[in-house]
RNA sequence: GCCUAACACAUGCAAGUCGAACGAGAAAGCACUUCGGUGCGAGUAGAGUGGCGCACGGGUGAGUAACACGUAGGUAAUCUGCCUUUCGGCGGGGGGUACAACGGGAAACCGGUGCUAAUACCGCAUGUGGAAGCAAUUCUAAAGGUGGCUUCGGCUAUCGCUAGAGGAUGAGCCUGCGCGACAUUAGCUUGAUGGUGGGGUAAUGGCCUACCAUGGCAACGAUGUCUAGCUGGUCUGAGAGGAUGAUCAGCCACACUGGAACUGAGACACGGUCCAGACUCCUACGGGAGGCAGCAGUGGGGAAUAUUGCGCAAUGUGGGAAACCCUGACGCAGCAACGCCGCGUGAGUGAGGAAGGCCUUCGGGUUGUAAAGCACUGUCCUAAGGGAAUAACGGCUAUAGGCAUAAUACCCGUUAGUCAGACGGUACCAGCAGAGGAAGCACCGGGUAACUUCGUGCCAGCAGACGCGGUAAUACCGAAGGGUGCAAGCGUAGUGCGGAUUAAUCGGGCGUAAAGCGCGCGCAGGCGGAUAUUUAAGUCACGGUGUGAAUUCUCGGGGCUUCAACCCCUAACUGCGCCUGAUACUAUUUAUCUUGAGUCUCGAAGGGGGAUGGGGAAUUUCACGUGUAGGGGUAAAAUCCGUAGAGAUGUGAAGGAACACCGGAGGCGAAGGCGCCUACCUGGAUGAGUAUUGACGCUGAGGCGCGAAAGCGUGGGGAGCAAACAGGAUUAGAUACCCUGGUAGUCCACGCCGUAAACGGAUGAGUACUAGCUAUUGGAGGUAUUGACUCCUUCAGUGGCGCAGCUAACGCAUUAAGUACUCCGCCUGGGAAGUACGGUCGCAAGAUUAAAACUCAAAGGAAUUGACGGGGGCCCGCACAAGCGGUGGAUUAUGUGGUUUAAUUCGAAGCAACGCGCAGAACCUUACCUAGGCUUGAACUCCUGAGAACUCUGAGUAAUUUUAGAGGUGCCCUUCGGGGAAUUCAGUGAGAGGUGCUGCAUGGCUGUCGUCAGCUCGUGUUGUGAAAUGUUGGGUUAAGUCUCGCAACGAGCGCAACCCCUAUCUUUAGUUGCCAGCAUUAAGUUGGGCACUCUAGAGAGACUGUCGGGGUUAACCGGGAGGAAGGUGGGGAUGACGUCAAGUCCUCAUGGCCCUUAUGUCCAGGGCUACACACGUAAUACAAUGGCAUGUACAGAGGGACGCGAACCUGCGAGGGGGAGCAAAUCUCAAAAAGCUUUUCUCAGUCCGGAUUGGAGUCUGCAACUCGACUCCAUGAAGUUGGAAUCGCUAGUAAUCGUAGAUCAGCACGCUACGGUGAAUACGUUCCCGGGCCUUGUACACACCGCCCGUCACACCACGGGAGUUGGUUCAACCUGAAGACGUGACU
Repeated sequence: GCCUAACACAUGCAAGUCGAACGAGAAAGCACUUCGGUGCGAGUAGAGUGGCGCACGGGUGAGUAACACGUAGGUAAUCUGCCUUUCGGCGGGGGGUACAACGGGAAACCGGUGCUAAUACCGCAUGUGGAAGCAAUUCUAAAGGUGGCUUCGGCUAUCGCUAGAGGAUGAGCCUGCGCGACAUUAGCUUGAUGGUGGGGUAAUGGCCUACCAUGGCAACGAUGUCUAGCUGGUCUGAGAGGAUGAUCAGCCACACUGGAACUGAGACACGGUCCAGACUCCUACGGGAGGCAGCAGUGGGGAAUAUUGCGCAAUGUGGGAAACCCUGACGCAGCAACGCCGCGUGAGUGAGGAAGGCCUUCGGGUUGUAAAGCACUGUCCUAAGGGAAUAACGGCUAUAGGCAUAAUACCCGUUAGUCAGACGGUACCAGCAGAGGAAGCACCGGGUAACUUCGUGCCAGCAGACGCGGUAAUACCGAAGGGUGCAAGCGUAGUGCGGAUUAAUCGGGCGUAAAGCGCGCGCAGGCGGAUAUUUAAGUCACGGUGUGAAUUCUCGGGGCUUCAACCCCUAACUGCGCCUGAUACUAUUUAUCUUGAGUCUCGAAGGGGGAUGGGGAAUUUCACGUGUAGGGGUAAAAUCCGUAGAGAUGUGAAGGAACACCGGAGGCGAAGGCGCCUACCUGGAUGAGUAUUGACGCUGAGGCGCGAAAGCGUGGGGAGCAAACAGGAUUAGAUACCCUGGUAGUCCACGCCGUAAACGGAUGAGUACUAGCUAUUGGAGGUAUUGACUCCUUCAGUGGCGCAGCUAACGCAUUAAGUACUCCGCCUGGGAAGUACGGUCGCAAGAUUAAAACUCAAAGGAAUUGACGGGGGCCCGCACAAGCGGUGGAUUAUGUGGUUUAAUUCGAAGCAACGCGCAGAACCUUACCUAGGCUUGAACUCCUGAGAACUCUGAGUAAUUUUAGAGGUGCCCUUCGGGGAAUUCAGUGAGAGGUGCUGCAUGGCUGUCGUCAGCUCGUGUUGUGAAAUGUUGGGUUAAGUCUCGCAACGAGCGCAACCCCUAUCUUUAGUUGCCAGCAUUAAGUUGGGCACUCUAGAGAGACUGUCGGGGUUAACCGGGAGGAAGGUGGGGAUGACGUCAAGUCCUCAUGGCCCUUAUGUCCAGGGCUACACACGUAAUACAAUGGCAUGUACAGAGGGACGCGAACCUGCGAGGGGGAGCAAAUCUCAAAAAGCUUUUCUCAGUCCGGAUUGGAGUCUGCAACUCGACUCCAUGAAGUUGGAAUCGCUAGUAAUCGUAGAUCAGCACGCUACGGUGAAUACGUUCCCGGGCCUUGUACACACCGCCCGUCACACCACGGGAGUUGGUUCAACCUGAAGACGUGACU
């Protein structure tokens, strides 16, 4: 221990008792019997009259926002049975009913007739007293029973009855204060508020009634609606508070729903009555019966809540004189770990750190002293035993004694015995055996204590929120293993408080985060200057006193064998009332004061307001004149105006609106707002002065007033401008921006509206205080001056800067956002929404007041660093521009995509993939495909056995594989048996192997921004911080290069320099190089020489060094001189911090996963070379600056022994023969080509161009079919300079010409290197692209390839509308009118 259905209830029990108030009075059974009956049962049971009780106890919380409850009081406005104290009394009569037999009814029950009793009922008497009354006076009660004694007259004890007066207990009524929500409930009230008379009640009272008066309540929240039993307490909290009202206790209300009274001390009565209603049951249909929100229990509802138990032994109520009876109150037991408390499930020792499990870096670690083992203990449980207290009182039997009495009766009382235990054979005690029977749950990403492996692979799932999971998950699931926490419990969910200073009294805010009303006047309210006085309301006193029920909490003490839960005692319960005292402050009373506030006098400023009259400039229109072809408009046009005379120009007229210059961060006003001039009416502020009033003040919910523009109504007015509208343009469209027109409107008068980024300030009003500097407007005083200006002081305004202080920062800063006080308004996450509904206002438009459902985990502020901008400033780059040459069109080569295929191996994908990996695929390469083989394997290490190794000759296969024979014995040690090293074969398993996957697990290497000038650090300083400063600024540079300045001072990685090549010179050295002079040759061929060239070592040289100019006496810049070279001389190598999850697991290395007679390995053939097509990169061309042909000149840098290969011979040629020379400054490849010279071709698909194809060959190579290169003959395609678009290049560069090398047997239009010839252009930085620095904006941070808005489509959710329909609740009015009460009449 029914929080939900105050939903409905079967069955049993929950209130009876008294024979000592009364009359009447059985039966079963037993015994006896004369069988008729009698006795006992028994004056018992049951029923009736009567008394008391049933108003307590027990249940529930529907109603109730109320004197219901709590607290403190009042009752002189009251009652009170039983109990108690006291004072009196109890005399004598009368009339009816249970019962019986009839009658009615199904029953419940009822009717009349006849008999009888009482402590039932009714008169009479009495009146200690009591009630009414001023008093006289009047009214007013009763009952006996039982016991004892008896002389039967009565006496007595006890229990009763009755009239009063008190007490106690219980109850009624009244009052102060306290005790929910909603104002989208603002007015409510007619018995309403009061009075008088009357009625009614125990009692006051409009409680009721008649009459009279017109009151009463309310913003300090009436009335209405919704919700709710209230309190002690309980939970939480540091407290203040917030939430709550189970158990226990106090009060209230209710008893199927509504109404009503009766009886009674007490009820408008849970287990009483009457009536109405709903429901259930019985019925013979005529009528009846019932009320678990008592205890159990049932159904139902629900997430959810127990036994139809035992006993009156104890405690307590009722009745009784008592015994005793009744008691679902209560005492116990049962069920539920629902809560709280306690106990156990063992404790000691025990390292071979066992086995097993798990992990592992394979060494070990961990589980873990844990286990086992050894030696112990015995709580609980278990067998068999013992065994309570709770019992006091009381009754009965017997019995000392005492009071009083006539008394041995009665009463009090001692002692002994006896009667009564539900719980329960329970607690407890002793005791057998034995570690034996007794541990789970959640969690382990951070918050938050505790981690690893496997499986899974954005799946399955987890997750309060953040977030986890996409193949290495401490976050999922499980196997787990290990750990952490709590423990007979542990988790989960819900709820309350806390954290939340997140409703802020303690204890918050409102410039920009949510938040100051658009502005003023002002009633109520709140707050209020100085001095003295009065009162003592607030306030205060460890003042006193009453109360604050008990329980609970807390503190102290005590009791259950200890401890705890539990129980007992004390303090306390912060509150309220009363008494006493104090008087500083607030308040009150009185008196006074002048500083706040107002008044007065004199000045001066002003676009302050209202209304009157006037003015000129300009626009437009009209009239007339001059005059002719355009005007107007725009980026450009067109619509438009104009030959019917525009525009332009001149004169005149009309009309409306606005007032140039002055004019100003200047003035005035409360705000909105106010600008030509004049006179009139009028408000406010301000300076100076003395006088005067004496706190008259501040703020201000409601209220009232003012209130831009637009808009509305009525009537005017209408020049210009101009929503709507029309036309023309622009555009994809253009309901826009631009143009031409144009109506409301703009203006005036009157009346509405009441809002704006209504903002000088996103900053309410008032008062006081708190550094300054400066500018300006209006006054006053002073100094100086002829005067103006100036200077100083002061008051009132308007601005700028700035200290302290404040602020999240930005910023504010005497005009505060500082320091304080007073009052008002407003805010409480974003959206929904300033919306809906309701109310109020309005002619309308709409305004004002103002939510919720639902939804999100954010929305927002200020500042920081980046990135970005069709933002700004400065600067650079073949970035553009200026040029030269290309690509894109053709053919071919090559790479890629796609397609195809048995396979067309794989990778690379914007720049930064695509003549890239590949510096060279016929086999090999090769990784792919087909077929055939091998399985410790082709290669590596270890073990065992055999043979040294090795060489040669055969057979066979497509090849690898397979197989036969012969020769041959070496090196080192030796105990001569043998052993070892190297190597081959066989066997065995450890292990090999993998170009298999993951470059998003990695190392290394590389690309790119970019050879761009940047990227950082230490210390210091600034900032709450992110961060900043340095690195910014003025100059300058190719450069964060240098310089100056500076809260910075230094430093590092980058830049530059140091390195290499090249340009000039010197020196050293001269062979294979060179040759000036000498000699010599066909020839630097040779002698000779080393001057020169050249080679290759070492040096020099260039540093803004110098001149003058500019610049800050700087850095540096421009110019000049000298110099081979001049401002980095030219080129190369060198690539900061980082970005792109850039590329690469197929160079290599490597984690994890996967394969292991295959994804390994060997071999033959094929493929990587395919071909409707598309793209990239190149080669060659399209020709005359050319092609062909003849002759002829000049390089550099390389390579060469498995090589380069000369002379010579041969072939048309590729080539062949040949083999001198050369490991190279010596020989060779090797001929350089463009160029130059001389011819020819004459603009054509050609004497251009060479693709393609046929034939014949050469070379390499085991092998040129798929699939090599080259040569010769023949063939002779496209192509006549290339659309949109796009690339490279700034000088020895582009363009053009050839040469060499790597790879390589062979194969080069590719790549790399080399030299020859050798230009044009750059005004310049507006634009395109990329980049650097500063600054600015930002709602971006995956960073603009960002973010993000709305419609539509589909699905879902929430809330609405909807012809209507229906239920519930409440209010108002009306109809019907039960029981009952009251009145009146009749009867009695």